[in-house]
Molecule: small-subunit ribosomal RNA
Organism: uncultured prokaryote
RNA sequence: AACGAACGCUGGCGGCACGCCUAACACAUGCAAGUCGAGCGCCCCUUUCGGGGGGAGCGGCGGACGGGGUAGUAACGCGUGGGAAUCUGCCCUUAGGUACGGAAUAACUCAGGGAAACUUGACGCCCUAAGGGGGAAAGCAGGGGAUCUUCGGACCUUGUGCUAUUGGAUAAGCCUGCGUCGGAUUAGCUAGUUGGUGGGGUAAAGGCCUACCAAGGCGACGAUCCGUAGCUGGUCUGAGAGGAUGAUCAGCCACACUGGAACUGAGACACGGUCCAGACUCCUACGGGAGGCAGCAGUGGGGAAUAUUGGACAAUGGGGGCAACCCUGAUCCAGCCAUACCGCGUGUGUGAAGAAGGCCUUAGGGUUGUAAAGCACUUUCAUAACCGCCAGCCCUGACGUUACCUACAGAAGAAGCACCGGCAAACUCCGUGCCAGCAGCCGCGGUAAUACGGAGGGUGCGAGCGUUAAUCGGAAUUACUGGGCGUAAAGCGCACGCAGGCGGCUUUUUAAGUCAGGGGUGAAAUCCCGGGGCUCAACCCCGGAACUGCCCUUGAAACUGGUUGGCUAGAAUACUGGAGAGGUGAGUGGAAUUCCGAGUGUAGAGGUGAAAUUCGUAGAUAUUCGGAAGAACACCAGUGGCGAAGGCGACUCACUGGACAGUUAUUGACGCUGAGGUGCGAAAGCGUGGGGAGCAAACAGGAUUAGAUACCCUGGUAGUCCACGCCGUAAACGAUGAAUGCUAGAUGUUGGGAGGCGUAGAGCUUCGGUGACGCAGCUAACGCAUUAAGCAUUCCGCCUGGGGAGUACGGUCGCAAGAUUAAAACUCAAAGGAAUUGACGGGGGCCCGCACAAGCGGUGGAGCAUGUGGUUUAAUUCGAAGCAACGCGCAGAACCUUACCAGCCCUUGACAUCCCGAUCGCGGUAUUUGGAGACAGAUACCUUCAGUUAGGCUGGAUCGGUGACAGGUGCUGCAUGGCUGUCGUCAGCUCGUGUCGUGAGAUGUUGGGUUAAGUCCCGCAACGAGCGCAACCCUCGCCUUUAGUUGCCAUCAUUAAGUUGGGCACUCUAGAGGAACUGCCGGUGAUAAGCCGGAGGAAGGUGGGGAUGACGUCAAGUCCUCAUGGCCCUUAUGGGCUGGGCUACACACGUGCUACAAUGGCGGUGACAACGGGGCGCGAAGGGGCAACCCGGAGCCAAUCCCCAAACGCCGUCUCAGUUCGGAUUGCACUCUGCAACUCGAGUGCAUGAAGUCGGAAUCGCUAGUAAUCGUGGAUCAGCAUGCCGCGGUGAAUACGUUCCCGGGCCUUGUACACACCGCCCGUCACACCAUGGGAGUUGGUUUUACCCGAAGCCGGUGCGCGAACCGCAAGGACGCAGCCGACCACGGUAAGGUCAGCGACUGGGGUGAAGUCGAAACAAGGUAGCCGUAGGGGAACC
Repeated sequence: AACGAACGCUGGCGGCACGCCUAACACAUGCAAGUCGAGCGCCCCUUUCGGGGGGAGCGGCGGACGGGGUAGUAACGCGUGGGAAUCUGCCCUUAGGUACGGAAUAACUCAGGGAAACUUGACGCCCUAAGGGGGAAAGCAGGGGAUCUUCGGACCUUGUGCUAUUGGAUAAGCCUGCGUCGGAUUAGCUAGUUGGUGGGGUAAAGGCCUACCAAGGCGACGAUCCGUAGCUGGUCUGAGAGGAUGAUCAGCCACACUGGAACUGAGACACGGUCCAGACUCCUACGGGAGGCAGCAGUGGGGAAUAUUGGACAAUGGGGGCAACCCUGAUCCAGCCAUACCGCGUGUGUGAAGAAGGCCUUAGGGUUGUAAAGCACUUUCAUAACCGCCAGCCCUGACGUUACCUACAGAAGAAGCACCGGCAAACUCCGUGCCAGCAGCCGCGGUAAUACGGAGGGUGCGAGCGUUAAUCGGAAUUACUGGGCGUAAAGCGCACGCAGGCGGCUUUUUAAGUCAGGGGUGAAAUCCCGGGGCUCAACCCCGGAACUGCCCUUGAAACUGGUUGGCUAGAAUACUGGAGAGGUGAGUGGAAUUCCGAGUGUAGAGGUGAAAUUCGUAGAUAUUCGGAAGAACACCAGUGGCGAAGGCGACUCACUGGACAGUUAUUGACGCUGAGGUGCGAAAGCGUGGGGAGCAAACAGGAUUAGAUACCCUGGUAGUCCACGCCGUAAACGAUGAAUGCUAGAUGUUGGGAGGCGUAGAGCUUCGGUGACGCAGCUAACGCAUUAAGCAUUCCGCCUGGGGAGUACGGUCGCAAGAUUAAAACUCAAAGGAAUUGACGGGGGCCCGCACAAGCGGUGGAGCAUGUGGUUUAAUUCGAAGCAACGCGCAGAACCUUACCAGCCCUUGACAUCCCGAUCGCGGUAUUUGGAGACAGAUACCUUCAGUUAGGCUGGAUCGGUGACAGGUGCUGCAUGGCUGUCGUCAGCUCGUGUCGUGAGAUGUUGGGUUAAGUCCCGCAACGAGCGCAACCCUCGCCUUUAGUUGCCAUCAUUAAGUUGGGCACUCUAGAGGAACUGCCGGUGAUAAGCCGGAGGAAGGUGGGGAUGACGUCAAGUCCUCAUGGCCCUUAUGGGCUGGGCUACACACGUGCUACAAUGGCGGUGACAACGGGGCGCGAAGGGGCAACCCGGAGCCAAUCCCCAAACGCCGUCUCAGUUCGGAUUGCACUCUGCAACUCGAGUGCAUGAAGUCGGAAUCGCUAGUAAUCGUGGAUCAGCAUGCCGCGGUGAAUACGUUCCCGGGCCUUGUACACACCGCCCGUCACACCAUGGGAGUUGGUUUUACCCGAAGCCGGUGCGCGAACCGCAAGGACGCAGCCGACCACGGUAAGGUCAGCGACUGGGGUGAAGUCGAAACAAGGUAGCCGUAGGGGAACC
C1' cells in the first nucleotide's frame, strides 16, 4: 500500500459496489422450461349458435441456451499464432419442387393386474368360414375475378411450412509451432507401444479400431513417477523488471449424488432426459417403488465468518407462437450488513469574571480554555407537512409514499477509537512493587515506573478507530534489470575429457538470429489520456491511445550463425641445446641405532623438576674388534629445483613423462572451458603374503596428583617397511577454479639466449620460473598489487542467518570402518568478519617504591589494658568489615551523657508560631507533707511589668482551653547534599585547531636521551593550551637590620640572688631583609637536556619537615554531627523520672603497656631541656602525715607568679636464682573527686607475690637527627589514659643489588574478556518439558500386475420365432425386430507387490529450562600451543 476478511469498542445520513474463501456436506418447502389450436384427432364446459373457454394426448420447435459451483485435470486443458480432411437446426443468398398412395401409433372406449408408481390385453366402421382380413383422417392460414364443382372444394395468388440445391454467416469438431507449478531423496519409460500395408469406423485426418509386417518411439533441452493446481483477460503490489493472486465482471475447459453407458438430435454421451451398478434418504399393504438445490430463496451441519423461503417481467435479453400472448429466481429492482470506496453532517459568530469543577503545583500559580455559560445568527442532513410537474421513440413503471423541487419549526436528533520509552507525532500525578501486568523489535516492572492499571492533559485518525490473518514493498535478503565466494556463508583435493557453452585474420554467398517498412491478429471490460452525465466525488457513458505478443510479406547485409576460398599472429609438429629430489624398475654404498659373539674392565648404569619402575657382580654402563638385520639417507641445502595435485632428497644403470631456450621449416584455427564420466590422490585404516632395526596408538608398570583412565619416565603390540588389492578422506591451504589479453616501477634468486666492451670481469638486453617491496586501482578493513584480491572476456563449481546437521531417512559405493548425495520438525535474535579503546596473561621489554635484599627493633608465647567477634542477658543501644572495620565514631558510659531494658507518669506536649479566655505578673529564698522520683500540695518572706488617647486599649509574661501543629538517635548512605577514606603525592588525565582513518578512533601524549616528575632536551603532522608535577605558603638551619620588657649580663658598681643601678655587645624574643641559581671549574654526553667530580659556602643539586591530593575508581563510609526527598509513628517509634544496662564471660582475633633482667634492679648523688597550660584556675614558701594527701594561702589574668621534679646520667650494692627480676592477683587500712564510688573511679601504705627465663607457622615498622631508648606537656575532664595529639634529651646499623614476592608507571604482543580473569566457557550425569529418528506390529489411503465375475449398453454373429412401408401379380426376396451366442466393459472379488500417512511397548540422539552433581577441555604460551583427517582408548569434557 492493499483485502470477498474476521474480532474488540463505537455508530447520524446518502450514493455506489460487494457478500459461504470452510463440508463438490446432507437437504424440508416453494419456484427456476416451456410453448404452439395458423400440424392433428378426442373429451368437457359455455353460447347471442357466429363462436368462446378448458383438459389430457399425438406431432413440431425448444429442454445442448440461459443459471451454478471449481471436484477432477500438469492436459493441445488453457493462452497465442497458424493449418486442412469436416459438419452446421434457426438466419441471409442461389436455383427447383410442394402431387398421389400405403402402413403404424397415442389419445378415446372396454376389460385385467397393482397399495402405489405404473402397466397389460382388447375393441370401435365393414366383412368373416371366427383363424382372421379390410378401412377414415397430413400441409396450414388470409384473399380472390373468370372457369369447374360431388357445393366440401378444386384452381390462382400472397404469407408460412416442408423437400432438395449454390454460396455465405454463425456455431462446433479436428491437427499443430510456442508458452504454461514444485520434486532427481522419481532415471529410465513404452507391446497398440512407433511406423507401414490392407480393411473397418467417423461429419472429418489419424493405431481411432482390426489383421499382417517391421522394431521402433520418448528421455538429462528432464521422459516416467509423485505432490499441488481449473486456465486466461485481469487483480494487488512494485520506479521498473518482477513477486503474489485468479472473489465480484468477461472468454474457454471440465463437472452435475458416486461410477459406467448409450439413445434422441443440427448439436449431448445431456444440472431440473433415459438405462445399469453403488452409497444415502423417503414411501410401502413388504410384493415393490420414489429421489438427487455445485439454479433462486431457505434449513441443518461445519466454521472466526458471509444476506430475504421479497417484488416484477416495466426495461434488457432468451424459448415457443403468424400474432395477441404465455413462460423466464436470466434479468431489473427492493430487503439485510460501516464489508470496501466516495460524499455530507453532528453547528456559525461573538464571548475573560480567564467562572465553577477536574488535574498539577516550587502554594505564587499553571492547565483544561473561547472551551463552557451568556448574547446574536443559520437550517445542509434527519424528522414532521401539503401541493404540483415529469423521464425512458407508441403502449406498458416492479422500483415508487423514489430521485428532484418548494415552503415551515427548532441548535434542535447525531462522536468515537487508538496511542503518548525509542523507532514514531504526543507528559504529568496517583496506585502497584520482578507482583499484577505490558510487549511489533529493542525491552519495561524488585518503593520515587513519561513503558503495568487509573486519572488529568496531549497526539493521530474520524462514523469510524484499533487488533489479528494472509499478499507485495522496503529486501540489491535468490541480484535478468541488480549480489557474491583470501579472512564474514561460499573454489570441487587435482587432472584428462564426451555432450554443451564460447571462439583468430580475410574473401564469396545466404538470410536463421538482427534491423527497417507494410499487412493480419492481439474479444469486450479493466489500466492510461481527452471529453461528457449524476450538485461534487466514488460510479457511469463516449472517443483515443495502449495491449510491450504472435503470424505473413517486402527489403537491408554491418554484426552473430550457415556456406565457400584463402592466411598465419592462437594451437601443434620437426630440428638443435642445456636444467631438474619428475616417474618406474634393477643394482650398489657408507654413517648411525639395536642385537649377537669375543676382549679389556668394575659397580654402578639409566632416567627425572626430583624420583622410581628398569638394566647390572649370572659382570651392566663405558671401551675395542668381528658379525647380523631392517629402516632412513647427515654435510651439500638455498622463501633453490621438478611435478596437475598428493608429493619428490645417498650413488649407478635402463626405460619414460613434462617444461624451457634458440632457429628455421611444416600443418592451417586443429582452440578455451567442461555438467555427467574416467583416472590420480598424504596420513590413518582394511584384506592376503612377506618383513620387523628404530619409533610407537592400545596395553603394563613407575611417578605426579584430592583424583590422574593424561602431561613425565621405563617397557611394549598392532602399525610404520615391501608386493598385490581396497579405502577416497585432510586446516588435501595461497583457506585465492581454469584460460586469454591489457595496466608504473625498482630489487634478489633460478634456467636458457643475443649483442658489445678495456674479457678470470662487471654492465646492458630478452624469454621462462620463483621471492620480498611498491604506484594507480580494488577492498568492510586487514591487505592484494604484471605470480592481482586491478581492468575486461569465456566456461565450470559453490553460497543465501545461527543451532538442529554434514545429522536422520532413502539411494549409490565399500570386506568393514565409513564415504557421497542430503532434509525437516523444533529453537534462538543473534552467530560471524576486520579493526578500535580498555582490562587481563602462570607473554615480552624498560623503570620506580622500606617492595625484596642488607640491617635495627618489634608482634605472634606471658600478665594486664583496650577494641572487636561470639556467647549470655530484661537490656548488654547503634554504626564501622580485606588492604582502606577492630586504643575506630568515643578529645575520656558511676547519675547525667544514653540513643538500650524494667517500672511509674504526661498527651497541643520538654521546644516554635498562630487563635480564645483568665491573671498582672513571673520569679526567688526558707521551712514543710506524700512519693523512689517525676509530680502533687502547704506556710512564711522578698518583689518596680512597659507604653498609654486612661478603655484591660496595645505590647510582654504566666496559667487554662481548642485545633492547625510540635516531636522522632524511627527506615532508606542503593533517592541525596555536604564531609571523608582509598588507589596515591602515583605521574598521570584531557582539550582546541590541524592532519590521518568510511568509522570507532589515532596523532599530539609515541621514538632517542634524561629526570623525583608528561622534568627537560632533540627528533617527529603536528602546533598550542588546561587540570596535575615543580614553584609561590608555613616551619627548622646561616647572616644582617630594627626593637630591648617580663628576656640577657661582656664591661662598671651592688646583692644571698641579674636582686638593683646601668647597658642592649651576646643569648633570646619577633618583625623586615639577604642567602642556593647546576651560578663557577673539570670530565662526560650530541655542541642539548642532564649526569659525575671539585671549589667556595651555615646550607649543594627538590637543603630537612609540613600544608597542598589531577581526571576518575570502589552504588566505599556516614540519614546517629548537620542538612534533606520519600515512607512510617502521633495517649506513642514523642516527652519526664527512678533503678539497671552499654563495665556480663567456656572462648577467638586486632592494637598496646609491663616484663622475662646485669647495656639490669635497688639505694644514694647531682647537672642540663623544650613544647605547653592556668580565674568554678595554676597554686609557691612554711607545716602535718610513711604516703596518697591535708593545713595554709604568697604570687599570677602571666617571656614577670605557678604547674616544674625532667629522665636516661654518675657512685655504691646485688651476682644469674623464677632471684633484691617480674609485678598480676588477693587481704587489710586509708586519701581524693563527687548528691552518690555496691554493680562501676583513680590514688596511697602494709601484706601477698601468679604467669613469664626472649616466644611455632607466620608477620609489622624504619634509610638519619631516622630507628631504638628516655622523660615531659596538652586536649577531653568534678574524678578517671598503658589511648590520642605535641615537645625536647641520648642517639645507631645497613642498602651488593633488582633474580624473586607485593603494589605502581610507560611501550609492545595475544585474547573467544568489556559486570572486563573474582572474566569467559566445555561435556557427561540427575530432573522437567518439547519436537523428532528407529521400532515387533497394527489401521487406512493410493497405485501396479495376474486371475475370477461380468449389470446396462453399443458392436459382431445367429436369428428355425416375428414383421406395415421397398421390389414382386403371387410365391418370395431385400431389410428389420424379439430371442440366443460372443467380444469389450463399470462395480465387485482373490493373490502378490510398490508407495504414502496415522498409532505403537521399548529405544537413540537433539532442543529448551535464575541459582543441582563431577571435573576443568577451549579463550593469555589458558598453565601439555591449538586445530584438521584417521585409528585406538577413557565417567565426562577429552587423552